[in-house]
RNA sequence: CCAUACCAGCCGGGGGAGCAGCGGGUCCCUGUACUCGAAGUCCGCUACAGCGAGGGUGGAUUCCCGACAUGAGGGGAAAGCUUGUGUAGUCUGUGUCACAAUGAAAGUGUUGACGAAUGGGUCUUGCGCGAUUGGCGGCUGUGAACCAUGUCAGGUGGGGAACCAAGCAGCAUUAAGCAGUUUAGUUGAUGCGCCGCAGGGUAGCCUGUUCCGAGCCGGAAUUCUGACGUCGUACAUGAUCCUUUCUUCGAUUAUCGGGUGUAUGG
Numbered sequence: 001c002c003a004u005a006c007c008a009g010c011c012g013g014g015g016g017a018g019c020a021g022c023g024g025g026u027c028c029c030u031g032u033a034c035u036c037g038a039a040g041u042c043c044g045c046u047a048c049a050g051c052g053a054g055g056g057u058g059g060a061u062u063c064c065c066g067a068c069a070u071g072a073g074g075g076g077a078a079a080g081c082u083u084g085u086g087u088a089g090u091c092u093g094u095g096u097c098a099c100a101a102u103g104a105a106a107g108u109g110u111u112g113a114c115g116a117a118u119g120g121g122u123c124u125u126g127c128g129c130g131a132u133u134g135g136c137g138g139c140u141g142u143g144a145a146c147c148a149u150g151u152c153a154g155g156u157g158g159g160g161a162a163c164c165a166a167g168c169a170g171c172a173u174u175a176a177g178c179a180g181u182u183u184a185g186u187u188g189a190u191g192c193g194c195c196g197c198a199g200g201g202u203a204g205c206c207u208g209u210u211c212c213g214a215g216c217c218g219g220a221a222u223u224c225u226g227a228c229g230u231c232g233u234a235c236a237u238g239a240u241c242c243u244u245u246c247u248u249c250g251a252u253u254a255u256c257g258g259g260u261g262u263a264u265g266g
Base pairs, nucleotide, nucleotide: 001266002265003264004263005262006261009057010056011055012030013029014028015027020046021045022044023043024042034054035053036052037051063259064258065257066256067255069253073249074248075247076246077245078244079243080242082239083238084237085236086235087234088233091232093231095228096227097226098225100223101222102221107216108215115211116210117209118208119207120206121205122204123200124199125198126197127196128195129193130192131190132189133188134187135186136185138181139180140179141178142177148173149172150171151170156165157164158163
């Protein structure tokens, strides 16, 4: 150096969670890189860190170590945006309310404001007067087949006759009733009265007289003080997504360097 056989190694990797720690299954990323069995009240192992069984490859471009480039994806921290909760009222940012001061516009006032005194009305009680309205009454009209009156044609009855009698219709006058109208009368009622008399009341409104002599009313705006609030602001404390910065783990891919078992034979 070559050949043969066996064997080491390899037959995916990484992140989170979990764990004393390391792996597996599970969730996620990358990727397609054996099979079977069990595994969250988890399964197994012990720093050389899966367990049990079987299979393939197998000394190298493929296994192991180191370096560099790339970088899917994940973790941590801080800050920012948005938003919730709480606190702070000299936080004079903003707003609301209250007290007080000044007091604009408008209106009114020497044809007398405000105020005072006095009187009256409005209010209420009693009486009276009137008005309105209802009833009665008066007047007019109408109005009784027979059981209102008067007169009673015709007809009826009595009589020798003269005449007499009862009496329907009609007419007239009336009773009860019905209708209308109106005033001198009478009576009742009242949410009536630029009426009368006698009281009551005086808070408000209106008004007359007298006195006084310049304001009255109004309330914009400003200022002071105080209270309130969670809108803004500040602080504190949370939450979801996103953005930025720092840090950490990190597969894949690519490059370089180095290392590498036993036996037998030649």
Source information:
Bacterial large signal recognition particle RNA from a Clostridia bacterium, 266 nucleotides, folded computationally. The same sequence occurs in records of 2 taxa. Its Rfam family is "Bacterial large signal recognition particle RNA". Rfam's curators write: The signal recognition particle (SRP) is a universally conserved ribonucleoprotein involved in the co-translational targeting of proteins to membranes. Of the family's consensus pairs, 88% are formed in the model. NCBI's taxonomy places the organism under Bacteria, Bacillati, Bacillota, Clostridia. A source record names the gene ffs.